[in-house]
Context: one part of a larger RNA
RNA sequence: UGACGGGGGCCCGCACAAGCGGUGGAGCAUGUGGUUCAAUUCGACGCAACGCGAAGAACCUUACCCAGGCUUGAACAGCGAGUGACCAGCGACGAAAGUUGCCUUCCGCAAGGACACUCGUAGAGGUGCUGCAUGGCUGUCGUCAGCUCGUGUCGUGAGAUGUUGGGUUAAGUCCCGCAACGAGCGCAACCCUUGUUUGCUGUUGCCAUCACGUUAUGGUGGGCACUCUGCAAAGACUGCCGGUGAUAAACCGGAGGAAGGUGGGGAUGACGUCAAGUCAGCAUGGCCUUUAUGUCUGGGGCUACACACGUGCUACAAUGGCCGGUACAAACCGUCGCAAAACCGCAAGGUGAAGCUAAUCGGAUAAAGCCGGUCUCAGUUCGGAUAGCAGGCUGCAACUCGCCUGCUUGAAGUUGGAAUCGCUAGUAAUCGCGGAUCAGCACGCCGCGGUGAAUACGUUCCCGGGCCUUGCACA
Numbered sequence: 001u002g003a004c005g006g007g008g009g010c011c012c013g014c015a016c017a018a019g020c021g022g023u024g025g026a027g028c029a030u031g032u033g034g035u036u037c038a039a040u041u042c043g044a045c046g047c048a049a050c051g052c053g054a055a056g057a058a059c060c061u062u063a064c065c066c067a068g069g070c071u072u073g074a075a076c077a078g079c080g081a082g083u084g085a086c087c088a089g090c091g092a093c094g095a096a097a098g099u100u101g102c103c104u105u106c107c108g109c110a111a112g113g114a115c116a117c118u119c120g121u122a123g124a125g126g127u128g129c130u131g132c133a134u135g136g137c138u139g140u141c142g143u144c145a146g147c148u149c150g151u152g153u154c155g156u157g158a159g160a161u162g163u164u165g166g167g168u169u170a171a172g173u174c175c176c177g178c179a180a181c182g183a184g185c186g187c188a189a190c191c192c193u194u195g196u197u198u199g200c201u202g203u204u205g206c207c208a209u210c211a212c213g214u215u216a217u218g219g220u221g222g223g224c225a226c227u228c229u230g231c232a233a234a235g236a237c238u239g240c241c242g243g244u245g246a247u248a249a250a251c252c253g254g255a256g257g258a259a260g261g262u263g264g265g266g267a268u269g270a271c272g273u274c275a276a277g278u279c280a281g282c283a284u285g286g287c288c289u290u291u292a293u294g295u296c297u298g299g300g301g302c303u304a305c306a307c308a309c310g311u312g313c314u315a316c317a318a319u320g321g322c323c324g325g326u327a328c329a330a331a332c333c334g335u336c337g338c339a340a341a342a343c344c345g346c347a348a349g350g351u352g353a354a355g356c357u358a359a360u361c362g363g364a365u366a367a368a369g370c371c372g373g374u375c376u377c378a379g380u381u382c383g384g385a386u387a388g389c390a391g392g393c394u395g396c397a398a399c400u401c402g403c404c405u406g407c408u409u410g411a412a413g414u415u416g417g418a419a420u421c422g423c424u425a426g427u428a429a430u431c432g433c434g435g436a437u438c439a440g441c442a443c444g445c446c447g448c449g450g451u452g453a454a455u456a457c458g459u460u461c462c463c464g465g466g467c468c469u470u471g472c473a474c475a
């Protein structure tokens, strides 16, 4: 000087408390451990591994296993020598890959060249090892308020000071003081989005206004008023008033305002820590391999199942289930695509083809909600696992191993021990919608809107963190 303390002081955080909803019990989905297996490829392991890499394992992917092949090789590419073939086509063997038979060069007068193959060589290739040799990227402490430097001063020196102190703040934020004076990386602001208004914009919106037309609809002419789309501005700064304070910084209350004291959300992650993670995204040193640890193909496996754990979904019901009617979104996607109307089918779906490169057409009916009816507390008209049969779709191909539909079957489950998680407002809870990946496959992930709470006395305690101080047998 740090680190540490079941030392002290001050302060903060859904850290506790106050609340709301869960997990832990059930069934299923998914990841992991274990076990099994020819293989169940590999990595990730407290927080910070375990719906993680994987935004999608039937083949492919695929790295694993079995079997069958190839050996300058599937891709790249240099040199030397040789050959005139190779490819394509037609056959044979074969599960395919591949092997093999027939057929068969081009340009140039020539020298030679092109192309391909064979041999040799230099070398390709490797998801083989080492993340404790590395780059790059990432997680975490933590969006915590810290981390440093120059000069000066103090100290023999390590170092200190500044950065401590009094206030204040979300903040090393600002003010005051001070042997310090300044500065840098962080904080904040600048960026995006959302909330208000104005101007401009006008193939969306409107009968607002006029006209036409319809059973009806901005459907049509016409018009940019409104909504909206987009662009550009304005607006919030403790600016104003009162109080407290040290006359400061600031805090409390108020006015005006769509909005207040960082308005809400996002992007943004200092010096560093964990030899944290990744050689399997990529790059890369070293080592290993070279008729195999490379490469091609068929099939299997990654989907196994006594069990254990994590993360979710669906429930156990009446604030509910079922049936009928009826209302209101946002965001997004679509030409290898989205697909309407109409018709067929109980349905999944099929036929069909209008329109749309999309504010124009389509996906597309939002659902919870509201109105009416029924069920009356039961393992039920709750719950839907499991299983049988019959179908549909994608795709060379759904046996291992996809999704969906119909009929039947109807299991566990009556609110869950010890323990444990999330959340402070348009949040939790709850309801549906969309997208990426994708031929097909979503209870996962990423977004979108609808409905919409309760509670916070407080900081004694648990956890994590910041500053000062103290002890120290640690570095």
Stems, first nucleotide, its partner, number of pairs: 001475002004471002007469007015459002019423005026314008034305002042053002064300007078121007089102005105114003125289002128287003134283002136278003139274001141272001146185006152161003165176003191266004196234005202228001205224002210221003237260001240254005316416001320375007332363003337356002342351003382413001387408007429451007

Predicted 3D model of a 475-nucleotide part of an RNA (small-subunit ribosomal RNA, 3' major domain) from an uncultured bacterium. Rfam family: Bacterial small subunit ribosomal RNA. The full RNA is in RNAcentral, with records from ENA and SILVA. The coordinates come from a structure-prediction model, not an experiment, and the mean pLDDT is 84.